[in-house]
Molecule: RNase P RNA; transfer RNA
Organism: Vicinamibacteria bacterium
RNA sequence: CGAGUCGGACAGGUGGUCGCCGGCCUCCUUGAGGGGCCGGAGGAAAGUCCGAACUCCCAAGGGCGGUGUGCUGGGUAACGCCCAGUCCGGGCGACCGGAAGGAAAGUGCCACAGAAAAUAUACCGCCCCGAAAGGGGUAAGGGUGAAAAGGUGCGGUAAGAGCGCACCGCUCGGGUGGUGACAUCCGAGGCAGGGUAAACCCCACACGGAGCAAGACCAAAUAGGGAAGCGUUCGAGGGCGGCCCGUCCGAUGCUUCCGGGUAGGUCGCUCGACCCGGCGAGAGAUCGUCGAGGCAAGAUAAAUGGCCACCACCCACUCGAGGGCAACCGAGGGCGGGAACAGAAUUCGGCUUAUGGCCGACUCGGGCA
RNA sequence: UGGGGCGUCGCCAAGCGGUAAGGCACGGGGCUUUGAACCCCGUAUACGAAGGUUCGAAUCCUUCCGCCCCAGCCA
Numbered sequence: 001c002g003a004g005u006c007g008g009a010c011a012g013g014u015g016g017u018c019g020c021c022g023g024c025c026u027c028c029u030u031g032a033g034g035g036g037c038c039g040g041a042g043g044a045a046a047g048u049c050c051g052a053a054c055u056c057c058c059a060a061g062g063g064c065g066g067u068g069u070g071c072u073g074g075g076u077a078a079c080g081c082c083c084a085g086u087c088c089g090g091g092c093g094a095c096c097g098g099a100a101g102g103a104a105a106g107u108g109c110c111a112c113a114g115a116a117a118a119u120a121u122a123c124c125g126c127c128c129c130g131a132a133a134g135g136g137g138u139a140a141g142g143g144u145g146a147a148a149a150g151g152u153g154c155g156g157u158a159a160g161a162g163c164g165c166a167c168c169g170c171u172c173g174g175g176u177g178g179u180g181a182c183a184u185c186c187g188a189g190g191c192a193g194g195g196u197a198a199a200c201c202c203c204a205c206a207c208g209g210a211g212c213a214a215g216a217c218c219a220a221a222u223a224g225g226g227a228a229g230c231g232u233u234c235g236a237g238g239g240c241g242g243c244c245c246g247u248c249c250g251a252u253g254c255u256u257c258c259g260g261g262u263a264g265g266u267c268g269c270u271c272g273a274c275c276c277g278g279c280g281a282g283a284g285a286u287c288g289u290c291g292a293g294g295c296a297a298g299a300u301a302a303a304u305g306g307c308c309a310c311c312a313c314c315c316a317c318u319c320g321a322g323g324g325c326a327a328c329c330g331a332g333g334g335c336g337g338g339a340a341c342a343g344a345a346u347u348c349g350g351c352u353u354a355u356g357g358c359c360g361a362c363u364c365g366g367g368c369a
Numbered sequence: 370u371g372g373g374g375c376g377u378c379g380c381c382a383a384g385c386g387g388u389a390a391g392g393c394a395c396g397g398g399g400c401u402u403u404g405a406a407c408c409c410c411g412u413a414u415a416c417g418a419a420g421g422u423u424c425g426a427a428u429c430c431u432u433c434c435g436c437c438c439c440a441g442c443c444a
Base pairs, nucleotide, nucleotide: 001365002364003363004362005361006360007359008358010356012311013310014309015308016307017306018305020040021039022038023037024036025035026034027033042341046352047351049350050349051348052347053346054211055210056209057208061245062244063243064242066207067206068205069204070203071085072084073083074082075081086100087098088097089096090095101202102201106200107199108196109195110194123142124141125138126137127136128135129134150168151167152166153165154164155163169191170189171188172187173186174185175184176183177182215267216266217265218264225258226257227256228255229254230253237249238248239247260443261442262441274294275293276291277290278289279288280287281286313338314337315336317334318333319332322329323328370440371439372438373437374436375435376434379393380392381391387424395411396410397409398408399407417433418432419431420430421429
C1' cells in the first nucleotide's frame, strides 16, 4: 500500500433570524389576543418476526385437535434472544455459519437413466462345465444415477468375495476425564445394511383468547325504525381461533341484512424489568450494592423545521515553511464540493432489514529501508 | 395503530416436490370481393427478490419488496 475479519463510539457544534407542538408564568383592550421562560425523535423511532408488561373476556378445569421450540450448561420477568462450550461444515488465515432429538416404532416418496431404488438384483464383463445351445459360480472391473451391501493394501481363489490378515471406519461392552453435550483409551465383533422428518409421524418441553381502535368515564345526537332467521328449562346465543365434556351467564332475548344518528372530550399516557457513575461477584451473558446523581416528547391526523454566518469533519485540486542524496514525506493556507438511512403514536426486552464516515485490535499478500 | 390476505407470460388464470397447462391478446396462413366471426399453425416471453432444506423448489422454510381488504360509539 492492497485485500479482508472482529469490536467500539458517534450521528455535527455555536450564534442570529423566521416559524411549529406541549407545559408553566404574566399583561390587558377578555379574544381563535400579546409577551416571557422551559422542554421537544432514533440507532434503527422501520418490518411487525418473536417474547413480555398492562387491560378486558365469571374462572382459565379435563380430553382431542392445533401451533411452536428442539446439541449441552448457564443468563433473563420472558423468549425462537444472549453468553460460554461440544460436534459438524466453510475459509490459506484473522474468523464465520449451523431448525444440530429420533430413519434399529410405523407409513409415504425417490422423476429420468439403470439389470436392480430397498430386503434385493445381474446388462457388459470374469471364471468353470459344454462341440454348440445352454447351465452354474461371482460381484473385483465397466456402465446408469444424486444415491446401489464400508475404504486401502497384502494374501487367497478356477474367477472372486471380510473368505483370511494389517490399518482406518462402524457397532457393542468397559475404564478414565468433564455438571453435561462429548473427548480419550482398552477390549470384543467381520459388519449390522441407502436417502428424506424445513414428508406424515414419534419423543421431550411450552402454549386459554384478544389487543391501547385493549379498557374506564362523561357529553352530544335520533326514526331507540324495518325485514328475515333462531330461541325462552326439550334452552337460541355468549364467555372474540376449532370440536367434545364440565362449568357460568342467559330471555320485550340473540344473529344477519337494510336504514338512521354521532364520529367530541377526560383518563389509560408515560417514573420505568428506566438512565448515569463508583465498588464488588463472575470466564462471559449478567447479577448485587452504593450515590443529598438524573428525569429525557406525550402530540391525536399529528409538532420537533427553513435560511444565513463561523467553527469542526471528509474528499478533490492547488500553493507550500521545512526534512531528505533522491524517490518522496509534509506543518500550515486558498478555492470548490460533500454530509447517509430515516421520522415517535400504550410501553419495554430482543431479532431482522436500511444506512454515513471515524477509531482500535487482528489476519493474508506485496513493496521499501 | 392493530389484524388478515395475495403476488405465475401484456391480461385472466391451472399446477402445490419430478423440470411450467389453458383462454384472451399478438404474428402467419386459410375461408371471403373485403372486414368481422370461424378453422389451422406458431415464436418469444412468466413463477416478486435473496438465502437455505432436498439429488431436484413455482411448490417446503427464513428474511426482505410490492399490492389489496377489514375496524369505533349509540340504539